[in-house]
RNA sequence: GCCCGAGUGGCGGAAUUGGUAGACGCAGGGGAUUCAAAAUCCCCCGCCGCAAGGCUUGUCGGUUCGAGUCCGACCUCGGGUA
Numbered sequence: 001g002c003c004c005g006a007g008u009g010g011c012g013g014a015a016u017u018g019g020u021a022g023a024c025g026c027a028g029g030g031g032a033u034u035c036a037a038a039a040u041c042c043c044c045c046g047c048c049g050c051a052a053g054g055c056u057u058g059u060c061g062g063u064u065c066g067a068g069u070c071c072g073a074c075c076u077c078g079g080g081u082a
């Protein structure tokens, strides 16, 4: 250089013939229980905003009523090849 695969909240990781983004787990916060703690159980947990609302799947574009998903370029990581 060429070919293949991957990139989603703080972390792991779901969501595919395009139709509510973030299921589930870990970490974190609050509460119950306990003399106190551990364990267990319940609730919350992407970002901005006082709110209404807006934004968000590596980046930038495109297709579409609608994109994490399809297309193009680029970036990063892994693998293959001469």
Stems, first nucleotide, its partner, number of pairs: 001081007010026003019065001028044005046055003058074005
The RNA shown here (transfer RNA) has 82 nucleotides and comes from Rhodophyticola sp. Model confidence (mean pLDDT): 81 of 100. It matches the Rfam family "tRNA". About the family: Transfer RNA (tRNA) molecules are approximately 80 nucleotides in length. Lineage of the source: Bacteria > Pseudomonadati > Pseudomonadota > Alphaproteobacteria > Rhodophyticola.